Predicted 3D model of a 477-nucleotide part of an RNA (small-subunit ribosomal RNA, 3' major domain) from an uncultured bacterium. The coordinates come from a structure-prediction model, not an experiment, and the mean pLDDT is 83. The full RNA is in RNAcentral, with records from Greengenes.

[in-house]
Context: one part of a larger RNA
RNA sequence: UGACGGGGGCCCGCACAAGCAGCGGAGCAUGUGGUUUAAUUCGAAGCAACGCGAAGAACCUUACCAGGUCUUGACAUCCCUCUGACCGGUCCGUAACGGGACCUUCCCUUCGGGACAGAGGAGACAGGUGGUGCAUGGUUGUCGUCAGCUCGUGUCGUGAGAUGUUGGGUUAAGUCCCGCAACGAGCGCAACCCUUGCCUUUAGUUGCCAGCACAUAAUGGUGGGCACUCUAAAGAGACUGCCGGUGUCAAACCGGAGGAAGGUGGGGAUGACGUCAAGUCCUCAUGGCCUUUAUGACCAGGGCUACACACGUACUACAAUGGCCGGUACAAAGGGCAGCAACACAGCGAUGUGAAGCCAAUCCCAUAAAGCCGGUCUCAGUCCGGAUUGGAGUCUGCAACUCGACUCCAUGAAGUUGGAAUCGCUAGUAAUCGCGGAUCAGCACGCCACGGUGAAUACGUUCCCGGGCCUUGUACA
Numbered sequence: 001u002g003a004c005g006g007g008g009g010c011c012c013g014c015a016c017a018a019g020c021a022g023c024g025g026a027g028c029a030u031g032u033g034g035u036u037u038a039a040u041u042c043g044a045a046g047c048a049a050c051g052c053g054a055a056g057a058a059c060c061u062u063a064c065c066a067g068g069u070c071u072u073g074a075c076a077u078c079c080c081u082c083u084g085a086c087c088g089g090u091c092c093g094u095a096a097c098g099g100g101a102c103c104u105u106c107c108c109u110u111c112g113g114g115a116c117a118g119a120g121g122a123g124a125c126a127g128g129u130g131g132u133g134c135a136u137g138g139u140u141g142u143c144g145u146c147a148g149c150u151c152g153u154g155u156c157g158u159g160a161g162a163u164g165u166u167g168g169g170u171u172a173a174g175u176c177c178c179g180c181a182a183c184g185a186g187c188g189c190a191a192c193c194c195u196u197g198c199c200u201u202u203a204g205u206u207g208c209c210a211g212c213a214c215a216u217a218a219u220g221g222u223g224g225g226c227a228c229u230c231u232a233a234a235g236a237g238a239c240u241g242c243c244g245g246u247g248u249c250a251a252a253c254c255g256g257a258g259g260a261a262g263g264u265g266g267g268g269a270u271g272a273c274g275u276c277a278a279g280u281c282c283u284c285a286u287g288g289c290c291u292u293u294a295u296g297a298c299c300a301g302g303g304c305u306a307c308a309c310a311c312g313u314a315c316u317a318c319a320a321u322g323g324c325c326g327g328u329a330c331a332a333a334g335g336g337c338a339g340c341a342a343c344a345c346a347g348c349g350a351u352g353u354g355a356a357g358c359c360a361a362u363c364c365c366a367u368a369a370a371g372c373c374g375g376u377c378u379c380a381g382u383c384c385g386g387a388u389u390g391g392a393g394u395c396u397g398c399a400a401c402u403c404g405a406c407u408c409c410a411u412g413a414a415g416u417u418g419g420a421a422u423c424g425c426u427a428g429u430a431a432u433c434g435c436g437g438a439u440c441a442g443c444a445c446g447c448c449a450c451g452g453u454g455a456a457u458a459c460g461u462u463c464c465c466g467g468g469c470c471u472u473g474u475a476c477a
Base pairs, nucleotide, nucleotide: 001477002476003474004473005472007471008470009469010468011467012466013465015461016460019425020424022422026316027315029313030312031311032310033309034307035306042053043052064302065301067299068298069297070296073125077124078123079121080120081119082118083117084116088103089102090101091100092099107114108113127291128290130289132287136285137284138280139279140278141276143274148187149186150185151184152183153182154163155162156161167178168177169176193268194267195266196265199235200234201233202232203231204230207226208225209224212223213222214221239262242256243255244254245253246252318418322377323376324375325374326373327372328371334365335364336363339358340357343354344353345352346351384415389410390409391408392407393406394405395404431453432452433451434450436448437447
């Protein structure tokens, strides 16, 4: 100087407390451990691994296994020889790849050849998702969006170092003020950026419809208009600016006015010096090591989907604040040409057949659902719950046996609110309800995003956990 203390003081955080809804019990989905296996590829391991890499394993992916094959190689550069364009098509053979036969088919030229491609040959080399993340770059997680981490000069100290950065107030903040052997400065904080909340101006189609007409069973459907909504660009607005009080004539705090919004308005992006030899050599790059008829490459098949069990994360429930049936209302944000598909018809349905429109503020996906109105069920393993299984189908795709999703009929399991323990959340939040997107041929209970309905509670900081500042002890570094 740090680190640590079941030392002290001050302070903060959904840290506790106060509440709400869960998890832990059931079924199923998914990841992991374990076991099994020819293989069940590899990595991730307290928080910070476990719906994680994977925004999508039937083949491919694929790295794994057994089998069949190749050896200058699937891919790059260079040399020699031969052939001819390459591409493309047909046939034979194989489980398939590899292999074989035939057809068609160029350019420049000094006629030597060149460019390009194929075959053969020799090696230099290629190749490696092989090992090392404890050799590395890059990148990421975490403490933590915590308020800290440092430097120059000066001063003090023999020195390590100290001071500044401590102290008194204050703040979300090393934020600001005052004081002070310090005076300044840098990286962080804040602001500048995006979004959302009010208003103005500009603009008015594909959006909108107040007033005026037309038409219709009805609809901005039409003329017309740009007021309004909205769209999207530029502005305005909030600064403790104003008033009162408290305060050291300070910073600031408390209350008030005006205002759409008030003291950081809400949300996001943004992550200092560093810590964990944290993660990643399987994104990529890369040192040295290993391999080179194999640890490389190709193919068809299997596996990654196994199953006495254990754990994590989700979904669906156990019902009446509910289930079912009928009627009826209101979003936002997205996506669409190898695409989205209205509408009509067929089918109980998944879907199929035809087909308008739309490269989209125009057309489509697309009925939002919870809600509201009416009916029924009356507390039961039920008209709850839907697992499982049998049968029949649809779609995608060379191909759904291992191993896809969906539909219909039948079946109708566990489950009556969950022990110890434990998680999230402070407001348009939790809870609850549906919609969309990426990946994608197909496949979503996951992920990302969008809106609808919309709470309860916070006395307080003694305690648990984590953190910041000062101080104290130490046989620790």